This is a predicted complex of two RNAs, RNase P RNA and transfer RNA, with 421 nucleotides together. It holds a member of the Rfam family "Bacterial RNase P class A". By type it is a ribozyme. The prediction has a mean pLDDT of 80.
[in-house]
RNA sequence: GGAGCUGGCCAGACAGUCGCUUCGCCACCUUGUGUGGUGGGGAGGAAAGUCCGGGCUCCACAGGGCAGAGUGCCAGGUAACGCCUGGGCGGCGCGAGCCGACGGAAAGUGCCACAGAAAAUAUACCGCCUGCCUCGGCAGGUAAGGGUGAAAUGGUGCGGUAAGAGCGCACCGCGCUGCUGGCAACAGCAGUGGCAGGGUAAACCCCACUCGGAGCAAGACCAAAUAGGGGAACAUUGGCGCGGCCCGCGUCGUUCCCGGGUAGGUUGCUUGAGGUGCCUGGUGACAGGCAUCCCAGAUGAAUGACUGUCCACGACAGAACCCGGCUUAUCGGCCGACUCCUUUC
RNA sequence: GCCGGAGUAGCUCAGUCGGUAGAGCAACUGAUUCGUAAUCAGUAGGUCGGAGGUUCGAUUCCUCUCUCCGGCACCA
Repeated sequence: GGAGCUGGCCAGACAGUCGCUUCGCCACCUUGUGUGGUGGGGAGGAAAGUCCGGGCUCCACAGGGCAGAGUGCCAGGUAACGCCUGGGCGGCGCGAGCCGACGGAAAGUGCCACAGAAAAUAUACCGCCUGCCUCGGCAGGUAAGGGUGAAAUGGUGCGGUAAGAGCGCACCGCGCUGCUGGCAACAGCAGUGGCAGGGUAAACCCCACUCGGAGCAAGACCAAAUAGGGGAACAUUGGCGCGGCCCGCGUCGUUCCCGGGUAGGUUGCUUGAGGUGCCUGGUGACAGGCAUCCCAGAUGAAUGACUGUCCACGACAGAACCCGGCUUAUCGGCCGACUCCUUUC
Repeated sequence: GCCGGAGUAGCUCAGUCGGUAGAGCAACUGAUUCGUAAUCAGUAGGUCGGAGGUUCGAUUCCUCUCUCCGGCACCA
């Protein structure tokens, strides 16, 4: 200098003018969530998809069993997780590093189209070898070679044989046993067994672990209005809370349809597993301590418009109960660690 | 905001323990008719909304994403 890999941060900047929304204080009268003044705050890294996990609220402050759903190497972190960190194993890359739904197919069942002898209690089309004979077949042996297929009964070599074959041996792979290291996943070493017998579990299933249901339009309070009307179903072996079923607990009317009325306000509503800085522990995710800060809360729903200057000319996109994640979208820029190649000293 | 459902031929819909996707109407060609409709015979038309994964193989199983549709207030 070039190429790459990885962690983190920013998301046009500054000034002026006029607005919008919310909170505190002050003033005014028309007492309205009114107007004016003044001071403070005012979208994101994803506010998104609603895919997971929690808080909160109501229903038994959540019970037992079946069914159902989810997760799936090991250890740790966390309020919790399907997330994160570290490690193991497998794959890719020269490397930094990246990716992995990564338990079980020697518990059972199912499926494997076409082709092929055979797709899994097995079996033999061509070939090879032996025997017999009418020289083209028949009977037997074999699974080395060919052929089919996505996939064919461990692989390579030597011995062996009529031809062959774990039939025997060596190495590799696999299973079992033991020892060593490690919390563990697992790894290494030694012995042993000729090999246990294809794939598929994002097929049913088995094993281990987790899960009650609904959601701020939850829920609570105030106010207004009307025909507390009609019909259907079921009623103590019942209905409802309760979501598929049974038990259990509570309660005594409940559910659905038609018709009627109001579609206003308050609360929940933002101080929180919170942010920033420093220190300590830990490889790390993270945890603890001290100091300091208050940082949107709308309800037809607020962040805008104009002017000036500058630059690298500005992407994806807008809160609606709140957090932790994942995923998806995204013009560009900055900082740090590391790898490979080339050149110079 | 929250909770559900659906995307398959031009239109309306089928398609189950995964094996090259069908039906009706419409379109086109021929027959029939003096001609049209109806009728009869035949033909074409699908990357199963998009992308990725599992599998030998995906409309079907899994993940992400796009589009469309429906429901949810209170009182008596």